Molecule: Fluoride riboswitch aptamer (crcB RNA motif)
Organism: Acidobacteriaceae bacterium
RNA sequence: UUUCGGGACGGUGAUGGAACUCCACCGAUAACCGCCUUCACGGCUGAUGAUUCCUACCUUCAA
Numbered sequence: 001u002u003u004c005g006g007g008a009c010g011g012u013g014a015u016g017g018a019a020c021u022c023c024a025c026c027g028a029u030a031a032c033c034g035c036c037u038u039c040a041c042g043g044c045u046g047a048u049g050a051u052u053c054c055u056a057c058c059u060u061c062a063a
Base pairs, nucleotide, nucleotide: 009027010026011025012024013023016054017053018052019051021050022049034044035043036042037040
């Protein structure tokens, strides 16, 4: 000097918040910034990356 492996820190994961949680990705030159299509004054799913809870929204039932 180069390469490999491990650790630490920070950031991110299409709509809000939280969790001494787990996973993935990125190292600021980055990860990330939804999908379909006839590309239109068009169409579709979801508040999570995953799990749980709260809030908002939607549907049904009861008081």